[in-house]
Context: one part of a larger RNA
RNA sequence: CCAUGGUUAAGGAACUCGGCAAAAUAGCUCCGUAACUUCGGGGGAAGGAGCGCCUCCGGCGGUGACAGUCUUCGCGACUGAAGCUUCUGGAGGCCGCAGUGAAAAGGCCCAGGCGACUGUUUACUAAAAACACAGGACUCUGCUAAGUCGUAAGACGACGUAUAGGGUCUGACGCCUGCCCGGUGCCGGAAGGUUAAGGGGAAGUGUUAGGGCAACCGAAGCAUUGAACCGAAGCCCCGGUAAACGGCGGCCGUAACUAUAACGGUCCUAAGGUAGCGAAAUUCCUUGUCGGGUAAGUUCCGACCUGCACGAAUGGCGUAACGAUUUCCCCACUGUCUCAACCAGAGACUCA
Numbered sequence: 001c002c003a004u005g006g007u008u009a010a011g012g013a014a015c016u017c018g019g020c021a022a023a024a025u026a027g028c029u030c031c032g033u034a035a036c037u038u039c040g041g042g043g044g045a046a047g048g049a050g051c052g053c054c055u056c057c058g059g060c061g062g063u064g065a066c067a068g069u070c071u072u073c074g075c076g077a078c079u080g081a082a083g084c085u086u087c088u089g090g091a092g093g094c095c096g097c098a099g100u101g102a103a104a105a106g107g108c109c110c111a112g113g114c115g116a117c118u119g120u121u122u123a124c125u126a127a128a129a130a131c132a133c134a135g136g137a138c139u140c141u142g143c144u145a146a147g148u149c150g151u152a153a154g155a156c157g158a159c160g161u162a163u164a165g166g167g168u169c170u171g172a173c174g175c176c177u178g179c180c181c182g183g184u185g186c187c188g189g190a191a192g193g194u195u196a197a198g199g200g201g202a203a204g205u206g207u208u209a210g211g212g213c214a215a216c217c218g219a220a221g222c223a224u225u226g227a228a229c230c231g232a233a234g235c236c237c238c239g240g241u242a243a244a245c246g247g248c249g250g251c252c253g254u255a256a257c258u259a260u261a262a263c264g265g266u267c268c269u270a271a272g273g274u275a276g277c278g279a280a281a282u283u284c285c286u287u288g289u290c291g292g293g294u295a296a297g298u299u300c301c302g303a304c305c306u307g308c309a310c311g312a313a314u315g316g317c318g319u320a321a322c323g324a325u326u327u328c329c330c331c332a333c334u335g336u337c338u339c340a341a342c343c344a345g346a347g348a349c350u351c352a
Base pairs, nucleotide, nucleotide: 001347002345004344005343006342007341008340010338011337014336019333027051028050029049030048031047036041038172052094053093054092055091056090057089058088059087061085062084063083066080067079068078069077070076106331107330111327112326113325114323115322119131120130135170136169137168138167139166140165141164147156148155149154173318174317175316176315178248179247180246183245184244185241186240187239188238189237192236193235194234198230199229203225204224205223206222207221210217211216249267250266251265252264253263276310277307288304289303290302291301292300
């Protein structure tokens, strides 16, 4: 110097990103116990009191010497019961001091956010608001099911059968879940347009029997190119569908102070954001403004709404309970600090 541990005047979070760390609470019995609530909880809420030893008198139990009756004579059955005793009630008394050891929730309020919950996870920097979840919805699948693995055989699904199985989204519960089908997707439709292989074979070309004085023409066959026409799904097209992917406006004017605009006009759109919530895990400007808490509060809580850029199963808003979650406050508590001191002490250090 220092791992670790102990104590500390006065103050008591002034420390700090943050009460990190430490301190404090702590057992058993009894009393008592709020908001809220899904009536189960919350709850060990909170907040209190008692706890030792001796004597006496009781109580519920335990054990049961011994005695009596019956007896099938059994180590039998039944009844009574002294003594001792765990726990415990009452009365009185003593101590109300010292020491040792052990065990053992800090709590609460206005509370807020997120996730309903118990669970799961980044083996070795993340345990969470992430994942899962019960519940909800859509969609596919009629059984040789859909789907998955495999080249196949075959297997799973399932020795199941739509109250079943697969996929996707949401995520208890409560109240709800608005408008848009123009684009993309999916489903349905089949009149018309387009459209492949294939069918079809007009016509052309090569070859040459033949014809022709020649130029050249040129049957059949063979070979080759090949138009029209016929020709499915798909696409175009016509509908449906948003708990499918997704989307959900602008400008101008107007009321008897002012301000604002229930109202009107106009442009555009598939339709212009409904309920609810809102400076929010979302708000840039921003430490918005007002209120609360503090002497003093960029955080926090309650409001306002000017939502840069909330919004309804990429769910919206609430919500008791729950959480090694996150934010804020209070009480208690403390060497976290004002501000440091002392003690023990492995190591460091010196010698060997």